[in-house]
This is a predicted structure of an 84-nucleotide RNA (transfer RNA) from Candidatus Falkowbacteria bacterium CG10_big_fil_rev_8_21_14_0_10_39_11.
């Protein structure tokens, strides 16, 4: 240099044919249990705004297509693999 794959909450990892983003696990926080802890069980867990009922934003970055994009198209960034 050329070809291919990947990038999603703190971490791993789903999301079907373009139609509610984050299922599930782990971690963290709170509670239960315990003399105490571990284990186990229950609930919560992106950011901002707010009249607390909700609203807006958010899938590596920036554009595009579309009523609608994590998904399709273009450019770029990063990582991995292959060829030279």
């Nucleotide at each position: 240099g050329c070809c291919g794959a990947a990038g999603u909450g703190g971490c791993g990892g789903a999301a079907c044919u373009g139609g509610u983003a984050g299922a599930c696990g782990u971690g963290c926080c709170a509670g239960a249990c315990u003399c105490a802890a571990a284990a186990u069980c229950u609930g919560g867990u992106g950011u901002c705004c707010c009249u607390c009922g909700g609203g807006a934003c958010g899938u590596g970055a920036g554009g595009g297509u579309u009523c609608g994009a994590g998904c399709c198209c273009c450019u770029c960034c990063u990582u991995c693999g292959g060829c030279a």
Source information:
NCBI's taxonomy places the organism under Bacteria, Bacteria candidate phyla, Candidatus Falkowiibacteriota. The coordinates come from a structure-prediction model, not an experiment, and the mean pLDDT is 82.